């Protein structure tokens, strides 16, 4: 140079058109002699960036950038 694959909450990741989610971390609170443990609640996300499609895009299409990997 040319192929693929990844990017989503602090972290590690689901989510293939129409509710943005789990785990875990973190705050608060309850049970307990108890900073363990276990319940319960709550903050926390520009869905890597720009543009198309569409009545509607995290999800499809195009470019970019960064991650890896493959073939030269």
């Nucleotide at each position: 140079g040319g192929g693929g694959c990844g990017u989503u909450a602090g972290u590690u990741c689901a989510g293939u058109g129409g509710g943005a989610g789990a785990a875990u971390g973190u705050u608060u609170c309850g049970c307990u002699g108890g900073c363990a443990g276990c319940g319960a609640a709550a903050a926390g996300g520009u869905c890597a960036a720009g543009g198309g499609u569409u009545c509607g895009a995290a999800u499809c299409c195009c470019u970019u950038a960064c991650g890896c990997u493959c073939c030269a």
Predicted 3D model of a 72-nucleotide RNA (transfer RNA) from Paenibacillus darwinianus. Rfam family: tRNA. By type it is a transfer RNA. From the family's description: Transfer RNA (tRNA) molecules are approximately 80 nucleotides in length.